Overview:
This is a predicted structure of a 71-nucleotide RNA (transfer RNA) from a bacterium. It matches the Rfam family "tRNA". A reference for the family is Hou (1993), "The tertiary structure of tRNA and the development of the genetic code", Trends Biochem Sci. Its family is annotated with triplet codon-amino acid adaptor activity in the Gene Ontology. Model confidence (mean pLDDT): 82 of 100.

RNA sequence: GGGCCUAUAGUGAAAUGGCAUCACACAUCCAUGGCAUGGAUGGAGCGGGAGUUCGAUUCUCCCUAGGUCCA
Numbered sequence: 001g002g003g004c005c006u007a008u009a010g011u012g013a014a015a016u017g018g019c020a021u022c023a024c025a026c027a028u029c030c031a032u033g034g035c036a037u038g039g040a041u042g043g044a045g046c047g048g049g050a051g052u053u054c055g056a057u058u059c060u061c062c063c064u065a066g067g068u069c070c071a
Base pairs, nucleotide, nucleotide: 001070002069003068004067005066006065007064010024011023012022013021018054026042027041028040029039030038031037047063048062049061050060051059
């Protein structure tokens, strides 16, 4: 320098054009004398910019970061 892959909540993962889902973690409440544990409720997220589209997490381009391969 070039090819490919990845980037979604505090963590790990789904969703692949139409309200962004799940588990753990976190907060409140209930059950217990208390802890553990269980149950209910709640908060929290699409790496950045531009484009296509009625509509973009999803498609296209550029950038950033990480991984991998080639030179």